[in-house]
Transfer RNA from Schistocerca americana, 73 nucleotides, folded computationally.
Model confidence (mean pLDDT): 82 of 100.
RNAcentral holds the sequence, with entries from Ensembl Metazoa.
It matches the Rfam family "tRNA". By type it is a transfer RNA.

RNA sequence: UCCCGGAUGGCGCAGUGGUUAACGCACCUGCCUAAUAAGCAGAAGAUCACGGGUUCGAAUCCCGCUCCGGUAC
Numbered sequence: 001u002c003c004c005g006g007a008u009g010g011c012g013c014a015g016u017g018g019u020u021a022a023c024g025c026a027c028c029u030g031c032c033u034a035a036u037a038a039g040c041a042g043a044a045g046a047u048c049a050c051g052g053g054u055u056c057g058a059a060u061c062c063c064g065c066u067c068c069g070g071u072a073c
Base pairs, nucleotide, nucleotide: 001072003070004069005068006067007066010025011024012023018056028042029041030040031039050064051063052062053061
């Protein structure tokens, strides 16, 4: 340098054009317990790496760019 894949709450991940961006873990609150853990209930937390474009509408499609992983020389 070429090619392929990825970037989404603190962490792990889903979502393949249509409304609250799902789920698990963690954290927080309450219940339970003598207490802790476990269990149960609830709340908060991401506008999707970044910058543009297309569209009535973009996490999703297109272009550029950054970073990470893999591959070829």